[in-house]
Molecule: transfer RNA
Organism: endosymbiont of Pachyrhynchus infernalis
RNA sequence: GGGGUUAUAACUCAAUGGUAGAGUAUCUGUUUUGCAUACAGAAAGUUAGGGGUUCGAAUCCCCUUAACUCCA
Numbered sequence: 001g002g003g004g005u006u007a008u009a010a011c012u013c014a015a016u017g018g019u020a021g022a023g024u025a026u027c028u029g030u031u032u033u034g035c036a037u038a039c040a041g042a043a044a045g046u047u048a049g050g051g052g053u054u055c056g057a058a059u060c061c062c063c064u065u066a067a068c069u070c071c072a
Stems, first nucleotide, its partner, number of pairs: 001071007010024004018055001026042005048064005
């Protein structure tokens, strides 16, 4: 220098153009003498950044950034 993969909640990951979700963790309540467990509920997102296509984009296209990987 060129090719490929990845970037979504605090963490690990879903969501194949039509309301952004799950598990763990956090908080609240119930249960307990207390803790843990269990149960119920809540909060938590600029979907890496910018632009484009579309009635509508996490998703399709382009550029940039970062990480990993292959070639030289």